Model confidence (mean pLDDT): 84 of 100.
This is a predicted structure of a 69-nucleotide RNA (transfer RNA) from Ictidomys tridecemlineatus.
Its Rfam family is "tRNA". Rfam links the family to the GO term triplet codon-amino acid adaptor activity.
RNAcentral holds the sequence, with entries from Rfam.

RNA sequence: GGUAAUAAAGCUCAGUGGUAGAGCAUGUGUUUAGCAUGCACGAGGCCCUGGGUUCAAUCCCCAGUACCA
Repeated sequence: GGUAAUAAAGCUCAGUGGUAGAGCAUGUGUUUAGCAUGCACGAGGCCCUGGGUUCAAUCCCCAGUACCA
């Protein structure tokens, strides 16, 4: 320098154009003499950045950034 892939909740990852979910972690309650486990209920992300297409974009297109091969 070229090519290809990835970027989404604290972490690991789903999500094939109509306002985003799971597991783990975390908070509260319950259970226990207490802790852990279990059970119930929550909090937490406008989806890497900027443009374009579209009535509508996490999703399609372009450029940039970061990481990796």